[in-house]
Context: one part of a larger RNA
Molecule: small-subunit ribosomal RNA, central domain
Organism: marine bacterium JK1007
């Protein structure tokens, strides 16, 4: 339960596509469903309002009006909404041109660093820490060169940058492929916006199967440290991190701020175009940043990228614990995830 709210107080779905539904551009014309008027039917009676009466008053009853906000038929009315129908081009899209970027998917190659391995040259330490031990070494370690092998991840460039719906996405290069932007106004003529249900995508963990496995590392083990240390530090070190199928569907999935449209000063930095010139400032599209008017706001802030002013539409809120618990259903190999209470307490 509203004429309220949703960055931080409760409370924007993790993102998209896209059914149904709501909304929905400019002109004419027709139509009369919505909507507006008149008229006639009906809306029992009593009660509720009103005005008058009758018991001595009231209560109580009797009259008699109004009202019964609605419903049906009927004649019109045509500004709006809505059905038809012709037409526009601004909103959508398409075309031709540029150009753009770690978008994405599959292939090849790269060097730098690591540990490993084997020789070489060498001798008593070496790692590690606050500090040390535990480890590892005269069976030759650390140290240095040399060759080999192997797995991950790509230093500088790198940004306040750039790309993508979001999750995210960085050596190099080939090829498939999306996409957003600019300029032309050719071309289709409202073909739009949101989106319950639904499909798809979806970090890290985690799970199946089968590879890989160099460094790092949950577990574990050893040392320290402490009163204890199931930790913080240290030596290892399993699972995993990596590759291919297929689940899982959750994060502080955040801008903690849905999407779309349109109005409301100005400063300044940047990426992508575009035009014109004197290739100086300015100028103009679309981003990505800062810092400010007006306004908004509890404040702290926000402010053309709004949390300003409006419209559509879709999500969620409703005292704090109980609790994202039980129950019950879905989906899932499992872990669980999605729906989601209550009694009792404050």
């Nucleotide at each position: 339960u509203u004429g309220g709210g949703u960055u931080u107080a409760a409370a924007g779905g993790g993102u998209g596509c896209g059914u149904a539904g709501g909304c929905g551009g400019a002109u004419g014309a027709u139509u009369a469903a919505g909507u507006c008027a008149g008229u006639g039917g009906u809306g029992a009676a009593a009660g509720c309002c009103c005005a008058c009466a009758g018991c001595u008053c009231a209560a109580c009853u009797g009259u008699g009006g109004a009202a019964c906000u609605g419903c049906c038929a009927u004649u019109g009315a045509u500004a709006c909404u809505g059905g038809u129908u012709a037409u526009c081009u601004u909103g959508a899209g398409u075309a031709u041109a540029g150009a753009u970027g770690a978008g994405g998917c599959a292939g090849g190659c790269g060097g730098a660093a690591u540990u490993u391995a084997c020789g070489a040259u060498g001798u008593a330490g070496c790692g590690g820490u606050g500090a040390a031990a535990u480890g590892c070494a005269u069976a030759g370690a650390u140290a240095u060169c040399g060759u080999a092998a192997a797995g991950a991840a790509c230093a500088c460039c790198u940004a306040u940058a750039g790309c993508g719906a979001a999750g995210g996405c960085a050596g190099c290069u080939u090829g498939c492929u999306a996409a957003a932007c600019u300029a032309u106004a050719a071309c289709u003529g409202a073909c739009g916006c949101u989106g319950a249900g639904g499909c798809a995508c979806g970090a890290a963990a985690g799970c199946a199967u089968g590879g890989g496995g160099a460094g790092c590392g949950a577990a574990c083990a050893g040392g320290a440290u402490u009163a204890g240390a199931u930790a913080c530090c240290c030596u290892g070190g399993u699972a995993g991190u990596c590759c291919a199928u297929g689940c899982c569907g959750u994060a502080a999935a955040c801008g903690a701020u849905g999407a779309u449209u349109a109005c409301u000063c100005g400063a300044u930095g940047u990426u992508g175009g575009c035009g014109a010139u004197a290739g100086a400032c300015a100028g103009u599209c679309a981003g990505c940043g800062u810092c400010c008017a007006a306004g908004c706001g509890a404040a702290a802030g926000c402010g053309u990228u709004a949390a300003g002013u409006a419209a559509u539409c879709c999500a969620c809120c409703u005292g704090g614990g109980g609790a994202g618990u039980a129950c019950g259903c879905u989906c899932g190999c499992a872990a669980g995830a999605g729906u989601g209470a209550a009694a009792c307490u404050c």